[in-house]
RNA sequence: CACCGAUAAAGGCAAACCUGAUCGAAAGUCAGGGACGCAAAGCUACAGGGCCUGUAAAAUGGCAGCCAGCUACCGAA
Numbered sequence: 001c002a003c004c005g006a007u008a009a010a011g012g013c014a015a016a017c018c019u020g021a022u023c024g025a026a027a028g029u030c031a032g033g034g035a036c037g038c039a040a041a042g043c044u045a046c047a048g049g050g051c052c053u054g055u056a057a058a059a060u061g062g063c064a065g066c067c068a069g070c071u072a073c074c075g076a077a
Base pairs, nucleotide, nucleotide: 004075005074012038013037017033018032019031020030021029023028036065042070043069044068048067049066050063051062052061
């Protein structure tokens, strides 16, 4: 340095569901609660694949907690 990931240390995120939105056509998003899980569940969404909404057909609408790309804390075996 790369791989790897402990019943290590210190921290982190937050599914379903509930409440609210003076957000949205919807998918979905945001805030609070919540905790199923996560070693990248950090970032990236026309111009990698895929999925959802929508349409007669068509994303310039969404999803990063599907794969992928990029970056990164700690440290035993």

Record summary: c-di-GMP-I riboswitch aptamer, 77 nucleotides, folded computationally. Of the family's consensus pairs, 94% are formed in the model.